[in-house]
């Protein structure tokens, strides 16, 4: 250089055309003599960015930007 894979909540990740979730983790409550665990509620999102396709994009198509694997090149 070249091909693949990936990017979604602090973090790990699901969802792959029709309301954006779980899990930890934070906060709050109740439990306790207290603290932890457990147990009950609850905050939190520009779905990487640009455009395009569609009545409708996280979700398919193009580019772009990042990260990771592999192949070349490189002695």
């Nucleotide at each position: 250089g070249c091909c693949a894979g990936c990017g979604u909540a602090g973090c790990u990740c699901a969802g792959c055309g029709g309301c954006a979730g779980a899990g930890c983790a934070g906060c709050a409550g109740a439990c306790u003599c207290a603290u932890a665990a457990g147990c009950u509620g609850u905050u939190g999102g520009u779905c990487g960015g640009u455009g395009g396709u569609u009545c409708g994009a996280u979700u398919c198509c193009a580019c772009c930007c990042g990260c990771u694997g592999g192949c070349a090149c490189c002695a």